[in-house]
């Protein structure tokens, strides 16, 4: 130079066309003399960017960044 997979809250995942859940953290209650634990609530994501297709895109095409691993 080609080729193949990725890119989802802070951190690690996950659903794979029908308005995004899961562990973990954070923050505030209550229980406790405090911490620890446990419990209950809350906040944070327009999905790497843009374009199309559709009634409807995280999901699907297409380009464009970035990272991996194979081959020359």
């Nucleotide at each position: 130079g080609a080729a193949u997979c990725u890119g989802u809250g802070g951190c690690g995942c996950a659903a794979u066309g029908g308005u995004a859940g899961c562990g973990u953290g954070u923050c505030u209650g209550a229980c406790u003399c405090c911490a620890a634990g446990u419990c209950a609530g809350a906040a944070g994501g327009u999905g790497a960017c843009g374009u199309g297709u559709a009634c409807g895109a995280u999901u699907c095409a297409c380009g464009u960044c970035a990272g991996a691993u194979u081959c020359c």
The RNA shown here (transfer RNA) has 72 nucleotides and comes from Papaver somniferum. It matches the Rfam family "tRNA". It is annotated as a transfer RNA. Its family is annotated with triplet codon-amino acid adaptor activity in the Gene Ontology.